Glycine riboswitch aptamer from a bovine gut metagenome, 90 nucleotides, folded computationally.
RNA sequence: GCUCUGGAGAAGCUCACACCCGAUGUGAGGGCCGAAGGUGCAACACCCUGCAUGCUUGCAGGGCGAAUCUCUCAGGCAAAAGGACAGGGC
Numbered sequence: 001g002c003u004c005u006g007g008a009g010a011a012g013c014u015c016a017c018a019c020c021c022g023a024u025g026u027g028a029g030g031g032c033c034g035a036a037g038g039u040g041c042a043a044c045a046c047c048c049u050g051c052a053u054g055c056u057u058g059c060a061g062g063g064c065g066a067a068u069c070u071c072u073c074a075g076g077c078a079a080a081a082g083g084a085c086a087g088g089g090c
Base pairs, nucleotide, nucleotide: 001090002089003088004087005086006085013029014028015027016026017025018024019022031077032076033075037073038071040069046063047062048061049060050059051058052057
């Protein structure tokens, strides 16, 4: 990487319009969820600079910096699909 299995959360909300009159489509509204993707950051370690010590340590500032945490941009809120992640096979 391919494939199989498992796999959570949250309104099948309200209004308007359209038609093939449907658990439909489009637009608007406020509400909710975090597990596609994306945003943000802690310690340790490491790196840089400065100071002290005086020869390897200490202090200060900066850099680097993960997640199922955080944000909710994207996505989602019956089923299906999708789905982080886990397991099997190749």